[in-house]
This is a predicted structure of a 374-nucleotide RNA (Bacterial RNase P class A) from an Actinomycetota bacterium. Rfam family: Bacterial RNase P class A. By type it is a ribozyme. NCBI's taxonomy places the organism under Bacteria, Bacillati, Actinomycetota.

RNA sequence: UGAGUGGGUCGGACAGUCGCGUCUUUGACGAGGAAAGUCCGGGCUCCGCAGAGCACAGUGGUGGGUAACGCCCACCCGGAGUGAUCCGCGGGACAGUGCCACAGAAAACAAACCGCCGAUUCGUCGGUAAGGGUGAAACGGUGAGGUAAGAGCUCACCAGUGCCGCAGGCGACUGCGGCAGCUAGGCAAACCCCACUGGGAGCAAGGUCAAGAGGGCCCUCGGGCCUGUGUGAAUGAAGGUCGCCUCGGCGACCCGGAGCGUGACUCGCGCGAAUUCACAGGUAGACCGCUAGAUCGGCUCGGCAACGGGUCGGCUAGAUAGAUGACUGUCGCGUUUCGGCGUACAGAACCCGGCUUAUAGGCCCACUCACGCG
Numbered sequence: 001u002g003a004g005u006g007g008g009u010c011g012g013a014c015a016g017u018c019g020c021g022u023c024u025u026u027g028a029c030g031a032g033g034a035a036a037g038u039c040c041g042g043g044c045u046c047c048g049c050a051g052a053g054c055a056c057a058g059u060g061g062u063g064g065g066u067a068a069c070g071c072c073c074a075c076c077c078g079g080a081g082u083g084a085u086c087c088g089c090g091g092g093a094c095a096g097u098g099c100c101a102c103a104g105a106a107a108a109c110a111a112a113c114c115g116c117c118g119a120u121u122c123g124u125c126g127g128u129a130a131g132g133g134u135g136a137a138a139c140g141g142u143g144a145g146g147u148a149a150g151a152g153c154u155c156a157c158c159a160g161u162g163c164c165g166c167a168g169g170c171g172a173c174u175g176c177g178g179c180a181g182c183u184a185g186g187c188a189a190a191c192c193c194c195a196c197u198g199g200g201a202g203c204a205a206g207g208u209c210a211a212g213a214g215g216g217c218c219c220u221c222g223g224g225c226c227u228g229u230g231u232g233a234a235u236g237a238a239g240g241u242c243g244c245c246u247c248g249g250c251g252a253c254c255c256g257g258a259g260c261g262u263g264a265c266u267c268g269c270g271c272g273a274a275u276u277c278a279c280a281g282g283u284a285g286a287c288c289g290c291u292a293g294a295u296c297g298g299c300u301c302g303g304c305a306a307c308g309g310g311u312c313g314g315c316u317a318g319a320u321a322g323a324u325g326a327c328u329g330u331c332g333c334g335u336u337u338c339g340g341c342g343u344a345c346a347g348a349a350c351c352c353g354g355c356u357u358a359u360a361g362g363c364c365c366a367c368u369c370a371c372g373c374g
Base pairs, nucleotide, nucleotide: 001370002369003368004367005366006365007364008363009362010361012331013330014329015328016327017326018325020030021029022028023027032345036356037355039354040353041352042351043350044202045201046200047199051267052266053265056198057197058196059195060194061075062074063073064072065071076090077088078087079086080085091193092192096191097190098187099186100185113132114131115128116127117126118125119124140158141157142156143155144154145153159183160182161180162179163178164177165176166175167174168173206288207287208286209285214227215226216225217224218223229280230279231278232277233276234275235274239254240253241252242251243250244249259271260270261269262268295314296313297312298311299310300309301308302307332343333342334341335340
């Protein structure tokens, strides 16, 4: 210098005028790296907590980090690349079942299309997986022995697999040695098996106050108090005993009990007098939850790192149909036919940690390869 690899970071600036939201109201503050998709995890809130069986869902190399995770870091194994580095949907295929298009004789405990060998009544029959051919994939490779021809059929070496031992490592795993002809594939993002994990619903959660149509009671007819709507339909238990008594009923207990809860189902358990639907009507206001937090920045210590500890400093939207905007000027950047034009992706809605996706244009750091110079 050229070509690459990985990571970090910024993502318009200033001034003026008008306008909006919040608050401690002459003033201060006021969108993002993704506020997005709502995919995963947690905080917080309410409900549940009696379990069992059978299912369902998720995760899947190892070790660590974390509030937690399907995230992150480091390492292992396999694959790609000259390399920096990247990719892996990475448990199990001798537990069982199933599948493997087309082609091919045959797609998996078997198989003979061509070829080879033997027999033959010349039609065929038997042997053979060495060779050819098909395919994404055809049952280790080379050589020798062996044989009618062949074949791990046997042997030597090589490759793989399994088992054993030794060594290293927390571990995944790796290295070395020995033994076994064990060599008959792949797919588990097919069922399945193994290990581990998993209550439900969500800020319209949930709570407080006020108002309100309706209903009931009282009343001095002005109103006050209580409840938290009314009507209809369907479904739903059956009663018994005792006590009180104004003899109408009321209360207690037993039995029964639709339905509800227990994440689905079955059983079990608990609650249990209402449950469901339709129609009509009312409120849809205020406040809390709500923004100070697994928070942000600097320094420092521990750790390879993710991250954690300490210390100092900072306060950084909180709206509710939703504020965070518009215009003008100057500058920056890009483009230009020198007049101009353009300035990415996109906007909070309870809050965090991630992942994924979108993003004009910059800036910085580390590393690799090639060439040149010293």